The RNA shown here (Glycine riboswitch aptamer) has 106 nucleotides and comes from Erythrobacteraceae bacterium E2-1 Yellow Sea.
[in-house]
RNA sequence: GGUACAUAUGUGGGAGAGACUGCCAUUCGCCUGUUUUUGGGCAACUGGCGGCGCCGAAGGAGCAACCGCCCCGGAAACUCUCAGGCAAAGGGACCGCAUAUGUUGA
Numbered sequence: 001g002g003u004a005c006a007u008a009u010g011u012g013g014g015a016g017a018g019a020c021u022g023c024c025a026u027u028c029g030c031c032u033g034u035u036u037u038u039g040g041g042c043a044a045c046u047g048g049c050g051g052c053g054c055c056g057a058a059g060g061a062g063c064a065a066c067c068g069c070c071c072c073g074g075a076a077a078c079u080c081u082c083a084g085g086c087a088a089a090g091g092g093a094c095c096g097c098a099u100a101u102g103u104u105g106a
Stems, first nucleotide, its partner, number of pairs: 004103010018052001020051006027044001029042005053086003059082001060080003066074003
C1' cells in the first nucleotide's frame, strides 16, 4: 500500500399486481322534513371486521444445477405464497457511488 472481497453507514436508481367489493362506526360537507328538538338521505376521507381476485424483489419455506466432502453441509433471480404487497407515501431483492472497518497484498 493498488486491486479484489466481506460488513456497516450515507446516497442515487429500483419491478409486479383491484384507488375491487360488503357491513359498521367516526369526522366533516351537502340536501331535506319538522318548526319544538331533533330525525332521515347522499358523497368523500379515516378506522375496524370480512369476501373474491391477483403479485413477488423484505422475510420465510421447498426442490435443485452446482460446490465442499467423513457424516453430512452450503446453495438461486426457480418454485410455494405462511408473512408481506396490489393509487400516492412507505417498503423493496439487486445495482452504482462515497466513507469506515477487516482480509488479501500488485

The organism belongs to Erythrobacteraceae, within Bacteria. The coordinates come from a structure-prediction model, not an experiment, and the mean pLDDT is 76.